[in-house]
Context: one part of a larger RNA
RNA sequence: CGUUGGAGAUUUGAGAGGACUUGUUCUUAGUACGAGAGGACCGGAAUGAACGAACCGCUGGUGUUUUAGGUUGUUUCGCCAGAAGCAUUGCCUAGUAGCUACGUUCGGAAUGGAUAACCACUGAAAGCAUCUAAGUGGGAAGCCAGCCUCAAGAUUAGAUCUCCCGAGAAAAUUUUCUCCAUAAGGGCUGUUGAAGACUACAACGUUGAUAGGCUGGGUGUGGAAGUACAGCAAUGUAUGGAGCUAACCAGUACUAAUUGCCCGAGAGA
Numbered sequence: 001c002g003u004u005g006g007a008g009a010u011u012u013g014a015g016a017g018g019a020c021u022u023g024u025u026c027u028u029a030g031u032a033c034g035a036g037a038g039g040a041c042c043g044g045a046a047u048g049a050a051c052g053a054a055c056c057g058c059u060g061g062u063g064u065u066u067u068a069g070g071u072u073g074u075u076u077c078g079c080c081a082g083a084a085g086c087a088u089u090g091c092c093u094a095g096u097a098g099c100u101a102c103g104u105u106c107g108g109a110a111u112g113g114a115u116a117a118c119c120a121c122u123g124a125a126a127g128c129a130u131c132u133a134a135g136u137g138g139g140a141a142g143c144c145a146g147c148c149u150c151a152a153g154a155u156u157a158g159a160u161c162u163c164c165c166g167a168g169a170a171a172a173u174u175u176u177c178u179c180c181a182u183a184a185g186g187g188c189u190g191u192u193g194a195a196g197a198c199u200a201c202a203a204c205g206u207u208g209a210u211a212g213g214c215u216g217g218g219u220g221u222g223g224a225a226g227u228a229c230a231g232c233a234a235u236g237u238a239u240g241g242a243g244c245u246a247a248c249c250a251g252u253a254c255u256a257a258u259u260g261c262c263c264g265a266g267a268g269a
Base pairs, nucleotide, nucleotide: 001153005164006163007162008161009160010159011158015150016149017148018147021049022048023047024046025045026044027043033038051107052106053105054104055103059101060100061099062098067094068093069092070091071090072087073086074085075084076083077082111145112144113143118138119137120136121135165268166179167178168177169176170175171174180266185263186262187261188260189205190204191203192202193201210256211255212254213252214251215250216249217248220244221243226239227238228237229236230235
C1' cells in the first nucleotide's frame, strides 16, 4: 500500500515445512518342517541404541557487575580489634536464580486409500491354454492422508462475533460549501518482562503490585561482631544452626509509572 467505511477479537485451511530409523530378549514353540543336525512364518509382549522436541523436580555443570566463607602480599581508615581498596574475580572452597547435559519426560505409530515388483479370479482374440485384451481382487519401510508447526499478499486477499460513526446551507437527486470537532480504537510516552540485536511481542500505568525499596519466607554459606571464660600465646569455648544472604516466592503504594500529546469519521466506489 492492498484486501472497497473504520476498528477489536476468534478462526477456516488453499498451500508450505517438519517427522518418517532400527537392534536385542521373552512368548507362540523346541511347535510346523527335517533321518538328524538344526529350526521358522504369522501373531503377542518387554527393553534398548542413535536421532529429535520440551523441561530443570532429581543427578551434575556453570554461576566474572561479586551470595557466604577461607587465605597470601600490600596500602588506607591514628593504633588494637574490625573493615575497605589493589594484586587475572588476587587465589581458593561451596553456591541461589537463570542457562544447561552427563539429567528427566515424551516422539517415530496405529489406521485408511491408491499403487510397485509380484500373486491371483473370471476370460477371449486363438473351441485348448492364458493374471489382460473388456472386467475384478490382493500386495511394500515407499506414495496420498493420518501426527506436529506455519499459513487469507490464498490479489480467488475467505469466515464468524462484537464495537463506532454529526449539524447547517446552497445548488438540484447527488454534488458543492461551512461549522463542530473528534467516535470505536490505535500510537507517542512512562514502569517493566521467563519477550528481545533494533524493531516486534507480552504485562502494567494510581479504579495500580509493573519495577525498585521495605517486611516476611525460601535458598546458600557455615558458626558474625561484641562480650565473657580458658590458655603465656597462637587459639579455643559459650552467648548461638549464629550472622550475612544475588537474579527466587509472597505481602506491602514508601519511590517511580504524574499531567498530557498525536492519529483515527461522519453510514461507506
Overview
A computed fold for a 269-nucleotide part of an RNA from Fastidiosibacteraceae bacterium RS3, annotated as large-subunit ribosomal RNA, domain VI. The full RNA is in RNAcentral, with records from ENA. Its mean pLDDT, the model's own confidence on a scale to 100, is 85.